[in-house]
RNA sequence: AAGCCUAUAACUCAGUUGGUUAGAGUAUAUGCCUGAUAAGCAUAAAGUCAGUAGUUCAACUCUACUUAGGCUUA
Repeated sequence: AAGCCUAUAACUCAGUUGGUUAGAGUAUAUGCCUGAUAAGCAUAAAGUCAGUAGUUCAACUCUACUUAGGCUUA
C1' cells in the first nucleotide's frame, strides 16, 4: 500500500433475505425465602445497535466514507 473480517447492555453473545416496543446468559440493585449466608424465585435498571451521510413509506439490517481492532498478501 491492497484485500478481507469484526464493532449490539458492565462482560460474553443472539437477532431478521428491511416491517414498527432491540433480546438472552453472566454480573448489578431491590424484594421473597433462611436463624444468617449461599443456592433458588420474582422484579428492576442498564443500549444514540462504533460514527457521519445516502437509499427507502420504513434501516441494527442495504450502500459509501471515517474510526478502532484483527487476518492475509506485497

About this RNA:
A computed fold for a 74-nucleotide RNA from Coscinodiscus granii, annotated as transfer RNA. NCBI's taxonomy places the organism under Eukaryota, Sar, Ochrophyta, Coscinodiscophyceae, Coscinodiscus. The RNAcentral record of the sequence draws on ENA. Model confidence (mean pLDDT): 80 of 100. It matches the Rfam family "tRNA". It is annotated as a transfer RNA.